[in-house]
RNA sequence: UCGGGGGUAGUUCAAUUGGCAGAACGCCUGCCUCUGGAGCAGGAAGUUGGAGGUUCGAGUCCUCCCCCCCGAG
Numbered sequence: 001u002c003g004g005g006g007g008u009a010g011u012u013c014a015a016u017u018g019g020c021a022g023a024a025c026g027c028c029u030g031c032c033u034c035u036g037g038a039g040c041a042g043g044a045a046g047u048u049g050g051a052g053g054u055u056c057g058a059g060u061c062c063u064c065c066c067c068c069c070c071g072a073g
Stems, first nucleotide, its partner, number of pairs: 001072007010025004019056001027043005049065005
């Protein structure tokens, strides 16, 4: 430099070929308990890597840029 894959909650990942952004673990609060790091209930947490474009509507489609992984040279 070229080709391919990826970037979504603190972490690991979903999101049904464009239509309400979710789960698990973790964190916080409460209950239970001799104790809680177990169990139960509730809660907080996201400009979906950045900037534009298309569309009534974009995590999803298009363009450019940044970062990570694999391959080629």
The RNA shown here (transfer RNA) has 73 nucleotides and comes from an uncultured Acidimicrobiales bacterium.
Its mean pLDDT, the model's own confidence on a scale to 100, is 81.
Rfam family: tRNA. By type it is a transfer RNA. Its family is annotated with triplet codon-amino acid adaptor activity in the Gene Ontology.
RNAcentral records the identical sequence in 4 taxa.